[in-house]
Molecule: transfer RNA
Organism: uncultured Mycoplasmatota bacterium
């Protein structure tokens, strides 16, 4: 240098024909049980602002196609393997 696969909340991970983004599990907050924890069990959790309703924002960074993009197409960056 060249090829390939990954990169999604606080972590692990789904979303695969381009059509509600974060299911599920972990952790976290509140609640119920308890003398008190500990397990369980119910809820509620993406990030700004905002007392709230709400408004904006977001899939590694920037750009492109498109009605409509995590998904497709460029160009960086980072990680893993392989080839020279």
């Nucleotide at each position: 240098g060249c090829c390939u696969c990954a990169g999604u909340g606080g972590c692990g991970g789904a979303a695969u024909u381009g059509g509600u983004a974060g299911a599920c599990g972990c952790g976290c907050u509140g609640g119920a049980c308890u003398c008190a924890a500990a397990a369980u069990c119910c809820a509620g959790u993406g990030g700004u602002a905002g007392c709230a309703a709400u408004a904006c924002u977001g899939u590694g960074c920037g750009g492109g196609u498109u009605c409509g993009a995590g998904u497709c197409c460029c160009g960086c960056c980072u990680g893993a393997g392989g080839c020279a």